RNAcentral holds the full RNA, with entries from SILVA. A computed fold for a 330-nucleotide part of an RNA from a compost metagenome, annotated as large-subunit ribosomal RNA, domain IV.
Context: one part of a larger RNA
RNA sequence: UCAUGGCUAAGGAACUCGGCAAAAUAACCCUGUAACUUCGGGAGAAGGGGAGCCCCGACCUAGUCGGGGCCGCAGAGAAAUGGCCCAGGCGACUGUUUAACAAAAACACAUGUCCCUGCGAAAUCGAAAGAUAAAGUAUAGAGACUGACACCUGCCCGGUGCUGGAAGGUUAAGGGGGGAUGUUAGGGGUAACCCGAAGCAUUGAACUGAAGCCCCAGUAAACGGCGGCCGUAACUAUAACGGUCCUAAGGUAGCGAAAUUCCUUGUCGGGUAAGUUCCGACCUGCACGAAUGGUGUAACGAUCUGGGCGCUGUCUCGGCCAUGAGCUCG
Numbered sequence: 001u002c003a004u005g006g007c008u009a010a011g012g013a014a015c016u017c018g019g020c021a022a023a024a025u026a027a028c029c030c031u032g033u034a035a036c037u038u039c040g041g042g043a044g045a046a047g048g049g050g051a052g053c054c055c056c057g058a059c060c061u062a063g064u065c066g067g068g069g070c071c072g073c074a075g076a077g078a079a080a081u082g083g084c085c086c087a088g089g090c091g092a093c094u095g096u097u098u099a100a101c102a103a104a105a106a107c108a109c110a111u112g113u114c115c116c117u118g119c120g121a122a123a124u125c126g127a128a129a130g131a132u133a134a135a136g137u138a139u140a141g142a143g144a145c146u147g148a149c150a151c152c153u154g155c156c157c158g159g160u161g162c163u164g165g166a167a168g169g170u171u172a173a174g175g176g177g178g179g180a181u182g183u184u185a186g187g188g189g190u191a192a193c194c195c196g197a198a199g200c201a202u203u204g205a206a207c208u209g210a211a212g213c214c215c216c217a218g219u220a221a222a223c224g225g226c227g228g229c230c231g232u233a234a235c236u237a238u239a240a241c242g243g244u245c246c247u248a249a250g251g252u253a254g255c256g257a258a259a260u261u262c263c264u265u266g267u268c269g270g271g272u273a274a275g276u277u278c279c280g281a282c283c284u285g286c287a288c289g290a291a292u293g294g295u296g297u298a299a300c301g302a303u304c305u306g307g308g309c310g311c312u313g314u315c316u317c318g319g320c321c322a323u324g325a326g327c328u329c330g
Stems, first nucleotide, its partner, number of pairs: 001325008010316002014314001019311001028050004036041001038148001052070008071075001083309007090301002095107002112145003116141002123132003149296004154226003159223002161219005168214003174208002179203005186195003227245005254288001255285001266282005
C1' cells in the first nucleotide's frame, strides 16, 4: 500500500450522479393502527410496552397469573432474524427474458374486438403419398391487434388493402382463318424474263376468348388521416360571432412543459436558507389523443423519480486495532 473485518470524540448525508456502501430495524408475546379501497385488502401499517434468575400464593398438572426479592454494562444476554413513512411516473397482478455487461416501463397474461374456417375445414409442413390441426367440429380451430378493473372509445372510405357486384371498357393461351409470300405443272415470249392452278411450306386480318385491372358499392378495435387566412364586444385584452380558401374529413371526450415541450431552468404556487430535479396548476400541445387504445385506478414491483424520520466513518477528517497478501531476509 491492497484485501477482509472490529472500534471511534463532536457533528449526522455537510459525501455523492444518487444514502452507493455501511449502520440501524429484527424472532416471540401484549397493545394499537391512517388515507385510500375492487371491501379482499392496505397491515407486521405507523406507534407503544414486555422478557433473566430465586421465593411465596392462586388455579386442574404442564404451565399461566399475582406479589416479593437477587445479579450484571447488557436477561429474545450467542447465532439466525423486516428499517419505516409521504408523493409521483410506468406496468394491473403471479410469471418470462438478452446462459457469460441490460430483469425493465420490454415479453407474456386473464379480458375485449376483428377476421378466416361447415369438416376430406381453414392454417401449416411436404413435388406427392401423407401428417399436425384433432381421434377436435363454430361455447371449436387458425390469424391479427389490445392488455385486469372502472368510465369511455369521436369524425373521415378520397388513397392503399380486404369483401361483394357484374352492365360496359381493356385483356392471354386457345379457337378461327379473309388474305399475303415462297415453290411449279402449265401458259406467254426470239431471248432476258413475265404470268401462274392444285398441292406443300411460311405467315396471318376480322371474329371468339376467363380471372384480373378500369368501373360500382361496402368496410377504420383494416393500413391510415383528422387545415389555413382575415375581421369583430362601450378602457385595454380576448373573441361566443362573421367572412373566405382548401379538404375524404378537419382532433370530439379526456389529458397536457408530459417516458411526448424545441424556445425552456416557460409562468404561478408548494417544498428548501438557497431547488435545471420533484409535486400542484396554467395552456402558447415546435410535434398528446381515444384497442398503433384515451383517462383514472386499490393491490403488487430486487422498477424509475422527489421528499422526510431513524441510523450511521458516506463525509468534516482523520485515527487505532486484527487477519491475509505485498515488502526485506532466509

It matches the Rfam family "Bacterial large subunit ribosomal RNA". Gene Ontology terms of the family: ribosome and structural constituent of ribosome.